RNA sequence: UGCAGUCGAACGGCAGCACGGGGGCAACCCUGGUGGCGAGUGGCGAACGGGUGAGUAAUACAUCGGAAGGUACCCAGUAGUGGGGGAUAACUAGUCGAAAGAUUAGCUAAUACCGCAUACGACCUACGGGUGAAAGCAGGGGACCGCAAGGCCUUGCGCUAUUGGAGCGGCCGAUGUCAGAUUAGCUAGUUGGUGAGGUAAAAGCUCACCAAGGCGACGAUCUGUAGCUGGUCUGAGAGGACGACCAGCCACACUGGGACUGAGACACGGCCCAGACUCCUACGGGAGGCAGCAGUGGGGAAUUUUGGACAAUGGGGGCAACCCUGAUCCAGCCAUGCCGCGUGUGUGAAGAAGGCCUUCGGGUUGUAAAGCACUUUUGGCAGGAACGAAACGGUCUGUGCUAAUACCACGAACUAAUGACGGUACCUGCAGAAUAAGCACCGGCUAACUACGUGCCAGCAGCCGCGGUAAUACGUAGGGUGCAAGCGUUAAUCGGAAUUACUGGGCGUAAAGCGUGCGCAGGCGGUUUUGUAAGACAGAUGUGAAAUCCCCGGGCUUAACCUGGGAACUGCAUUUGUGAUUGCAAGGCUAGAGUGUGUCAGAGGGAGGUGGAAUUCCGCGUGUAGCAGUGAAAUGCGUAGAGAUGCGGAGGAACACCGAUGGCGAAGGCAGCCUCCUGGGAUAACACUGACGCUCAUGCACGAAAGCGUGGGGAGCAAACAGGAUUAGAUACCCUGGUAGUCCACGCCCUAAACGAUGUGUACUAGUUGUCGGGCCUUUACGGGCUUGGUAACGCAGCUAACGCGUGAAGUACACCGCCUGGGGAGUACGGUCGCAAGAUUAAAACUCAAAGGAAUUGACGGGGACCCGCACAAGCGGUGGAUGAUGUGGAUUAAUUCGAUGCAACGCGAAAACCUUACCUACCCUUGAACUACUGGUAGUAUUGAUCCGAAAGGAGAGGGACCCUUCGGGGAGCCAGUGGAGGUGAUGCAUGGCUGUCGUCAGCUCGUGCCGUGAGGUGUUGGGUUAAAUCCCGCAACCAGCGCAACCCAUGUUGCCAGUUGUAUUUUUCUAACGAGACUGCUGAGACCAACUCAGAGGAAGGCGGGGAUGACGUCAAGUCAUCACGUCCCUUACGUGUUGGGCUACACACACGCUACAAUGGCCGGUACAGAGGGCUGCGAACCCGCGAGGGGGAGCUAAUCCCACAAAGCCGGCCCCAGUUCAGAUUGCAGUCUGAAACUCGCCUGCAUGAAGGCGGAGUUGCUAGUAAACGCACGUCAGCACAGUGCGUUGAAUACGUUCCCGGCCCUUGUACACACCGCCCGUCACGCUAUGGAAGCCGCUAACACCGGAAGUGGCCGACCUAACCGCAAGGAGGCAGGC
Repeated sequence: UGCAGUCGAACGGCAGCACGGGGGCAACCCUGGUGGCGAGUGGCGAACGGGUGAGUAAUACAUCGGAAGGUACCCAGUAGUGGGGGAUAACUAGUCGAAAGAUUAGCUAAUACCGCAUACGACCUACGGGUGAAAGCAGGGGACCGCAAGGCCUUGCGCUAUUGGAGCGGCCGAUGUCAGAUUAGCUAGUUGGUGAGGUAAAAGCUCACCAAGGCGACGAUCUGUAGCUGGUCUGAGAGGACGACCAGCCACACUGGGACUGAGACACGGCCCAGACUCCUACGGGAGGCAGCAGUGGGGAAUUUUGGACAAUGGGGGCAACCCUGAUCCAGCCAUGCCGCGUGUGUGAAGAAGGCCUUCGGGUUGUAAAGCACUUUUGGCAGGAACGAAACGGUCUGUGCUAAUACCACGAACUAAUGACGGUACCUGCAGAAUAAGCACCGGCUAACUACGUGCCAGCAGCCGCGGUAAUACGUAGGGUGCAAGCGUUAAUCGGAAUUACUGGGCGUAAAGCGUGCGCAGGCGGUUUUGUAAGACAGAUGUGAAAUCCCCGGGCUUAACCUGGGAACUGCAUUUGUGAUUGCAAGGCUAGAGUGUGUCAGAGGGAGGUGGAAUUCCGCGUGUAGCAGUGAAAUGCGUAGAGAUGCGGAGGAACACCGAUGGCGAAGGCAGCCUCCUGGGAUAACACUGACGCUCAUGCACGAAAGCGUGGGGAGCAAACAGGAUUAGAUACCCUGGUAGUCCACGCCCUAAACGAUGUGUACUAGUUGUCGGGCCUUUACGGGCUUGGUAACGCAGCUAACGCGUGAAGUACACCGCCUGGGGAGUACGGUCGCAAGAUUAAAACUCAAAGGAAUUGACGGGGACCCGCACAAGCGGUGGAUGAUGUGGAUUAAUUCGAUGCAACGCGAAAACCUUACCUACCCUUGAACUACUGGUAGUAUUGAUCCGAAAGGAGAGGGACCCUUCGGGGAGCCAGUGGAGGUGAUGCAUGGCUGUCGUCAGCUCGUGCCGUGAGGUGUUGGGUUAAAUCCCGCAACCAGCGCAACCCAUGUUGCCAGUUGUAUUUUUCUAACGAGACUGCUGAGACCAACUCAGAGGAAGGCGGGGAUGACGUCAAGUCAUCACGUCCCUUACGUGUUGGGCUACACACACGCUACAAUGGCCGGUACAGAGGGCUGCGAACCCGCGAGGGGGAGCUAAUCCCACAAAGCCGGCCCCAGUUCAGAUUGCAGUCUGAAACUCGCCUGCAUGAAGGCGGAGUUGCUAGUAAACGCACGUCAGCACAGUGCGUUGAAUACGUUCCCGGCCCUUGUACACACCGCCCGUCACGCUAUGGAAGCCGCUAACACCGGAAGUGGCCGACCUAACCGCAAGGAGGCAGGC
């Protein structure tokens, strides 16, 4: 913005349209006459249909009932429809207003309005009586009447009164219908009665009076949320969640209030008032209500066309034709859902190309494509073409009505017309594979895997979790899987979830038994008889709307969908029956329960009295210097006389021994002895009562300790407090004091790990052993047996997640109560109740985490325990830590001081760096390169040699000389140049790796198979008793075997036999060298043991109990070490992070640490003389004699490829001499000068020699280290490396001790056991504050808003009542006037 009545057959009429008639030459005028009809009067409808779900927890809904009641239109019946009257709109003429609209005067009709008459039935009634109706219109028509209109008759439709029905609506009752008790009391018209009013109707619906009721733990009231139902989704069901579409009911219509009209409304498209909002305006005033259909804006993650038609179905009006109908039927939009269909079918291996992967062979995409042969659904084009439509109408006819062949009603036959959808569904033809595939996922759950990129980044993620350089988890690609015109995400519901458990869970330790009892309501209840019939069960009847779901059919090609019938709707009500069982009523019984009688035990409770020991204090005596206390002390007490001791006294509290796994009690709890009062229990045998019982929400009572109030008491003990110690501190542990309190009386508090972490009661289900109380039998006695009630320890079945429980159940069952539902927040906040207070009780949420927890297992750990071992400690000997210098490391420095190793298990380690090594730095060069390999092309004074020049060298330039190998004679190889694949890297990663190594540790451990035990992890074996160096062996044992380790086998040493002996020897000796053997095995004797293993002692023997030494290192641990020995994945560099060269550096130096050397001296130093090894090495080598030099060394060159020669004199030792305790005749650093050797080269930066110089150092703090016998200590020798350089390393011999009581302690380790909140395993885990940021919640002076209740103030419209001016048609009255009406007021 559009879309929203009808009737002219109710009425007066005629604004507009069309027609007819009349007038007029025409323009035009007149005419309601006709079709019709705007506006108006009147009737019916508008209360239906359509929309929405705000409100509503019951004035609603669902189901089943009820009585006091209304009803237009419709149906059936009865009786009527007579005769009058006065107005009014429209209209005409004015007036006001911008408009909406209002108003005055005049005319007129009715099915509009009002009297009168009549009244079967209706209503009222005092039972005499009284009251109350109506309307006509249309069609047709013979007689009769009338001037005419018409009367009159008849039919139909209306109208009036009334009765009944149908359908519809109003009212009442019962049952059911969300959450909260941190809402427990609510109610004044409230509950009932009487009377009156009121309504269509019952009723406090309203009022007056009277009474004081009514509702509530079976949840009233209050608060929050919500339309209810048929049904829908889910679920095996029971349930749970929901209430779109369709259908029934309710409520609402801008918000709130109100009535009017009407049969029906307190009315979606009516009215009045108030309010908010929008619009118009001349500013005075007006208009409006899409939660109707479309549509717009806004909000939002999100929801359509301002379409067609009344053809069908239905509705309203009308006699009808017909009109209206955004109800409805259709179309449009949207993959929103459900259903169906297609995007082709067959064949096709060169397994094409391309892509991707690759172990480079291939695999995969993949018969997939192409190609060949077919088909044509769908789409395109063309042609045909519906069902849905038959009524109403017309003709004709039958019956009824009637006087009637009219009219009208009903029926038969024939028949015309009517389609929005729509030229749509459907059918036919033509051409052509032509027009048609996406989305998610691929770590597990969960079907489906590779590559690249990225590198805790980017990102993923439903849960677990991926990503830190090899990501099936991120992104992309290839491939695959799933679904498919859809797919995935998000949100939501149910399921899985037995995770609120009715079906169908639990409470010893996981969350969970009230601290304990008594007990009202409630729940449950022994045995028997009779009755009843509430529960229950069975039958019947009514109802349980339709749709939906299910079954059998039917219609669209199928299906979805539509449709017929059936079943079902598990419910409610009424009724008939049954009588087992529960209930109820009545009557019995004695087995439950209780009472009586006898006996018994007891720290059961309350009150009163009384006793001794001890502590403390007081008095007196004796007596003298300490006492007390502790790990050790000190504070404290004491010469003013303590402590000790004797006597006497005071006072308070608690009751040794008995005493106990003992007894009693509901629990808390109860202990000297005596008396009084009192509760409960057990037992024995009888008697009595006759179900009197069990449990128990709310309630009541008791309730340790601490604490509170009032008054006493106060010896000891002792929070707080004081002092002394301890300690880094010590507001603690220890000590000295000490106040509340502990005690008594009375009153509160009401909580505990108030625990058996186990509610009470009853019944049933193997036993064994103790102990307390009673009874019976038996025994000389001690005792024994049976039984009953308690209290303990084991244990079968069974239960339990396991641990464990197990007749005293945590077993099997029943009854009742309490409690639990992940951890934290929190037993906290707020509110309520209790309390003097402290506080108790009831008891959340926001937020946050992915766990918290139980029981058991294997380890690891413990300032847990038991046992054992090791130079681990102890007992000893010698060092180190102090000094100088050497070497290594850190640090600092530097151009570089290359890199690695970092507790033990790095630090004289990789590893003897002058150049080289060398990896580092500086400078200068090379670029297929210093070295390796393959291929292609080219090259011919080429390969190669190279005087000379430049240069630090590498390198560069370069005269001159100048070739080769194989051959099938074609050529090939080699070389050089250019290029390619590629070399090269001591660059990174030892946390990607192999290999090797260290370490625990040469510690005795680590495992398997089968069996057995356990739900399982796992255990057993492997533990236990002995024994060993040993998981070595023996015995025992649900274990029996076995493996890797131990031991042995191997090497060398000590003894010996035999054989051979050169280079050994004077010797064919042997104590020498080498090969092969023997020997030692707890074999023998004795002792110890229960046997054995074994141990101890002894004999013999060279050696005796693994004879001494070595090699040998289990499963594993340390992400131990090494990418710089080597190898190797990945990454990185490629005229450089590669290669070469010169010089430098790794050797520096305030300092710190580590391993060793030499010393500090007399057990020594120096000088002279003199003795004794072993094991090694030697040809670019060892190098003799001899000569030279003080010496290092030089010359020399014999001998030796070594039992032959050489290195090579071993040294400490022994003999003699000097030194005489000092910075020395100790010690040797440092420095100067002069030399030797090696080597191109000795400056940075070698070793050695001679002369001179002569530092620190006088045995070393805390601490720390090695060693148990041919060992420590001391002494020298040799070798490897190597041109040279050894205080280091690896070996060799010489001299050669001391000590070990022992395992308490330190360190490390093995086995068993125990605790654990640890498992990255104590270098673990973890608590609290603080600092900073963030999140949520609570409090907070105050400020703002909302909701509800109560009281009060103001109050519109409206309804009822009363009053009622001016004015006034119908009725009454002759009239005056009256009745009645209206504004307005109260």